Record summary:
A computed fold for a 108-nucleotide RNA from Muriicola jejuensis, annotated as SAM riboswitch aptamer (S box leader). The coordinates come from a structure-prediction model, not an experiment, and the mean pLDDT is 81. Taxonomically the source falls in Muriicola (Bacteria, Pseudomonadati, Bacteroidota, Flavobacteriaceae). It was read from a public genome assembly, where an Rfam model found it. Its Rfam family is "SAM riboswitch aptamer (S box leader)". Its family is annotated with regulation of gene expression in the Gene Ontology.
[in-house]
């Protein structure tokens, strides 16, 4: 890398370096950005997927905690679409879905 299962409308700064990009792909929008993109570095923060306690245990698990491993700290995964169903005042209207992406944590 491919798979597999959950969760994605909550949360959470700042330096330092660097210098033009950046928000996952295509398309289209709007946003952020020399009053410093983005990548690295340090610290701090959030969260609770692994974790650690406890209690439960057939199945499902429930609660606390944050020493460790990851992750994360603008805008709903920024929004629409790229399928596709139901409603519908036919609207980038509701609302479930499917792909697709991120993130854990298991096989390999």
């Nucleotide at each position: 890398a491919c798979g597999u299962u959950a969760u994605c409308a909550a949360g959470a700064a700042a330096g330092g370096c660097g210098g033009a990009g950046g928000g996952a792909c295509u398309a289209g929008a709007c946003c952020c950005u020399g009053u410093g993109a983005a990548a690295c570095c340090u610290u701090a923060g959030c969260a609770a997927c692994c974790c650690u306690u406890u209690a439960a245990c057939u199945c499902c698990u429930a609660a606390a905690g944050a020493a460790g491993g990851u992750g994360c700290u603008a805008c709903a995964u920024u929004c629409u679409a790229u399928c596709g169903c139901g409603c519908u005042g036919c609207g980038u209207g509701c609302g479930g879905g499917a792909c697709a992406g991120a993130u854990a944590a298991c096989u390999c």